[in-house]
């Protein structure tokens, strides 16, 4: 240089057009002397970044960007 695939809370991960799910992680309560385990609740997300499509994009097009592979 080319072609291919990933990129969502701290982590890891569901959703493939109608406003983002769960798990672990972290606060507060409950339980115990007291800690662990259990339980209820609660914060935590500009979906990588930008433009377009459309009433509406995480999901479709596009550029760029990180990373992984494969070809030369």
């Nucleotide at each position: 240089a080319g072609g291919g695939g990933a990129g969502u809370g701290g982590u890891c991960u569901a959703g493939u057009g109608g406003u983002a799910u769960g798990a672990u992680g972290c606060g507060a309560c409950c339980u115990u002397c007291a800690c662990a385990u259990g339980g209820u609740c609660g914060a935590g997300a500009u979906u990588g970044g930008g433009a377009g499509u459309c009433c509406g994009a995480u999901u479709c097009u596009c550029c760029c960007c990180u990373c992984c592979c494969c070809u030369a």

Source information:
Transfer RNA from an archaeon, 72 nucleotides, folded computationally. It matches the Rfam family "tRNA". Rfam classes the family as a transfer RNA. RNAcentral holds the sequence, with entries from ENA.